[in-house]
RNA sequence: AUGGGCCGGCGGACGGUCGCGUCGCGGCACUUCGGUGCACGCGCCGAGGAACGUCCGGGCUGCACAGAGGAGAACGGUGGGUAACACCCACCCGGGGCAACCCGCGAGCAAGUGCAACAGAGAGUAGACCAGCCUUCCGGCGCAGCCGGGAGGUCCGGGUGAAAGGGUGGUGUAAGAGACCACCGGCGUUCGUGGUGACACGGGCGGCCAGGCAAACCUCGUUCGCAGCAAGGCCGGACAGCAGGCGUUGACGCUCCUCGCCGAGCCUGCGGGUGGGCCGCUAGAGGGUGUCGGCAACGGCACUCCGAGAGAGAUGACCGUCACCGCCGAUCUCCGGAUCGGCGGGACAGAACCCGGCGUACAGCCGGCCCAUUCCG
RNA sequence: GCGCCUCUAGCUCAAUUGGCAGAGCAGCUGACUCUUAAUCAGCGGGUUCGGGGUUCAAGUCCCCGGGGGCGUA
Numbered sequence: 001a002u003g004g005g006c007c008g009g010c011g012g013a014c015g016g017u018c019g020c021g022u023c024g025c026g027g028c029a030c031u032u033c034g035g036u037g038c039a040c041g042c043g044c045c046g047a048g049g050a051a052c053g054u055c056c057g058g059g060c061u062g063c064a065c066a067g068a069g070g071a072g073a074a075c076g077g078u079g080g081g082u083a084a085c086a087c088c089c090a091c092c093c094g095g096g097g098c099a100a101c102c103c104g105c106g107a108g109c110a111a112g113u114g115c116a117a118c119a120g121a122g123a124g125u126a127g128a129c130c131a132g133c134c135u136u137c138c139g140g141c142g143c144a145g146c147c148g149g150g151a152g153g154u155c156c157g158g159g160u161g162a163a164a165g166g167g168u169g170g171u172g173u174a175a176g177a178g179a180c181c182a183c184c185g186g187c188g189u190u191c192g193u194g195g196u197g198a199c200a201c202g203g204g205c206g207g208c209c210a211g212g213c214a215a216a217c218c219u220c221g222u223u224c225g226c227a228g229c230a231a232g233g234c235c236g237g238a239c240a241g242c243a244g245g246c247g248u249u250g251a252c253g254c255u256c257c258u259c260g261c262c263g264a265g266c267c268u269g270c271g272g273g274u275g276g277g278c279c280g281c282u283a284g285a286g287g288g289u290g291u292c293g294g295c296a297a298c299g300g301c302a303c304u305c306c307g308a309g310a311g312a313g314a315u316g317a318c319c320g321u322c323a324c325c326g327c328c329g330a331u332c333u334c335c336g337g338a339u340c341g342g343c344g345g346g347a348c349a350g351a352a353c354c355c356g357g358c359g360u361a362c363a364g365c366c367g368g369c370c371c372a373u374u375c376c377g
Numbered sequence: 378g379c380g381c382c383u384c385u386a387g388c389u390c391a392a393u394u395g396g397c398a399g400a401g402c403a404g405c406u407g408a409c410u411c412u413u414a415a416u417c418a419g420c421g422g423g424u425u426c427g428g429g430g431u432u433c434a435a436g437u438c439c440c441c442g443g444g445g446g447c448g449u450a
Stems, first nucleotide, its partner, number of pairs: 001373010012322007020046002023043004027038004048348001052359002055357005060228004072224005077091005092106001093104004107219002112217002114213002129158002132154010166184006185209001187206008232279004241270006248264003252260002286305008324345009378449007387402004396433001404420005426442005
């Protein structure tokens, strides 16, 4: 210099004018004097790194809850962090990259059940289609044998396929074959060493090998009650009606009493639909700086900072100066660029109970560390 | 706020336990006809909403996004 990898940060600044919203003070109007309304005035304050998607996890609140098991769901290497997580950090294993580094839903198919199209002879206690090798039968001939045909043996070579049931060498055999043996690979098991551990390295033993798919059913382990601020609490009514009670009262049962029944009144409990005020409501697992512990995520301590919280819901527009980026022109130049002038540009998106994550969108930038190749000293 | 469904040719829909993506209508070409329609014969047309993963193999299974729709208070 070129190309690449990782981590972190910003996401305009100041001033003016107009507009919008909460709150406070004032003004005006109404008032049952408690307040209510207003297109009025002044003052303070007024979105984000993702406020977004609503994909996870919690706080908070109400309901439910003896214990255990089942169903269902989520998660799945190991150790740590955290309030918790499907998140984060470190490491292990596997894969990719020359490397920095990146990716992995990474338990179990030698528990069970199941799946594998097409091609192919055969696809899961395998399999003779072609060539070869071997045995045997029949026929022929120019007969120590050769040729042709049939039956069988053999997985050595070919061919098919994503995948064909370890590799090399030997023994063995009619020819062959883990049938047997040695070494290598891989698997299971056991012991030793290192590590908290996943695991790594080394030794012994075993059977000759156990294929792929669990993002197939399933098995194992761990975790999980249900709902959501329209949660939920308090206050104030209006009112249809329902149930129960009464030593009250009226009517009816020809009269009176008991009793029954209907209605009214009073008391108690419940109360359809619709609509209202206040709380919950924003200082919190909060941010920043320093220091200590830790490889890190993170945690402890000290100091310091923090003025949206609404009613379906306000934060915008314009102008000026500066900064930034791009283009054009001029001047200077140590050819890297610098200065001046003009024009243009600034995204994605917007709180609604609050946090921690993940995911996604994003104009224009900034800082740091590392790797590869090439050149110069 | 909470919970769910769906996306395949221009349109409407299929695709068995994952195994060569098809049908009807529409379109194009030819035949028939004086011409058109109808009819007959033939043909083309797909990033299966986008990206990634699992698998020998993905429309189908899993994850992340996008569009459309529904239920409930």
This is a predicted complex of two RNAs, RNase P RNA and transfer RNA, with 450 nucleotides together. The coordinates come from a structure-prediction model, not an experiment, and the mean pLDDT is 77. Rfam match: Bacterial RNase P class A.